Transfer RNA from an Anaerolineaceae bacterium, 75 nucleotides, folded computationally. Its mean pLDDT, the model's own confidence on a scale to 100, is 81. It was read from a public genome assembly. The source organism's lineage runs through Bacteria, Bacillati, Chloroflexota, Anaerolineales and Anaerolineaceae. Rfam family: tRNA. Rfam classes the family as a transfer RNA. Rfam describes the family as follows. Transfer RNA (tRNA) molecules are approximately 80 nucleotides in length.
[in-house]
RNA sequence: GCCAACGUAGCUCAGCGGUAGAGCAGACGCUUCGUAAGCGCCAGGUCGAGGGUUCAAAUCCCUCCGUUGGCUCCA
Numbered sequence: 001g002c003c004a005a006c007g008u009a010g011c012u013c014a015g016c017g018g019u020a021g022a023g024c025a026g027a028c029g030c031u032u033c034g035u036a037a038g039c040g041c042c043a044g045g046u047c048g049a050g051g052g053u054u055c056a057a058a059u060c061c062c063u064c065c066g067u068u069g070g071c072u073c074c075a
Stems, first nucleotide, its partner, number of pairs: 001071007010024004018055001026042001028040003048064005
């Protein structure tokens, strides 16, 4: 330099045009003599950035940034 995949909650991930979600972690409560476990409930998001298409974009298209992997060149 080229190609591909990925980027969504603190972490791990789902959702692939029509209300942004789950598990774990966190706060509070129930339960217990107490702790753990369990149960309930609450909070937590510029969906990597910008632009385009559309009535409507996390989702489709373009450019860029980042991560990972592969290929190539030089030494």